[in-house]
RNA sequence: GACCUCGUAGCUUAACGGUAGAGCAAUGGACUGUUAAUCCAGUGGUUACGGGUUCAAAUCCCGUCGAGGUCU
Numbered sequence: 001g002a003c004c005u006c007g008u009a010g011c012u013u014a015a016c017g018g019u020a021g022a023g024c025a026a027u028g029g030a031c032u033g034u035u036a037a038u039c040c041a042g043u044g045g046u047u048a049c050g051g052g053u054u055c056a057a058a059u060c061c062c063g064u065c066g067a068g069g070u071c072u
Base pairs, nucleotide, nucleotide: 001071002070003069004068005067006066007065010024011023012022013021018055027041028040029039030038048064049063050062051061052060
């Protein structure tokens, strides 16, 4: 330098173009002599960034940045 894959909650990750979910963690509550465990609840997301297409984009297209890989 060329090409491929990936970027979603604190972490690990789902989501045929049509309401962004789950597990763990953290928080609050119940339980109790106290902690742990268990149970319940809700919180937590500008879907890496900037544009484009579309009635509608995490998803499709272009560029940038970052991570990993292959080739030279």

Model confidence (mean pLDDT): 81 of 100.
This is a predicted structure of a 72-nucleotide RNA (transfer RNA) from a bacterium.
It matches the Rfam family "tRNA". It is annotated as a transfer RNA.